[in-house]
Formats: sequence, structure tokens, C1' cells
RNA sequence: GUCCUCAUCGUCCAGGGGUUAGGACGCUGGCCUUUCAAGCCGGCAACAGGGGUUCGAAUCCCUUGAGGACA
Repeated sequence: GUCCUCAUCGUCCAGGGGUUAGGACGCUGGCCUUUCAAGCCGGCAACAGGGGUUCGAAUCCCUUGAGGACA
């Protein structure tokens, strides 16, 4: 230098144009228990930045960052 992949709750990972952005762990409230743990029910919490297209963008493009292949 060229090319490829990735970026989403505190962490790990789904979602690749359309219905409330979902799951696990974690945190937290309640139930249960003499208490704790376990278990059950609920709650909090997220799309790297910018831009364009579209009726509609996490999804498209660019930039940035990280990783990889070739040179």
C1' cells in the first nucleotide's frame, strides 16, 4: 500500500431494511426460607462518529478504532 472481518446493555453474544433491539451472565426489587444459598416472578441497562437513500437504517456508504491475509 491492497483486500477481508469486527464495533450492539456492566460482560459475552444474536439481530444483515419493517412488528416493543432480544438472550445468557451480572446488578437490583419481590416471593420462598429461621437466615443465607439455590429456585421462581419482575425491573434497570445498549446500536463507535458522520452522511446519504428510503415511507422506514442496528442493517447502506464513508471515517475512526481493533484484528487478520498478501505485498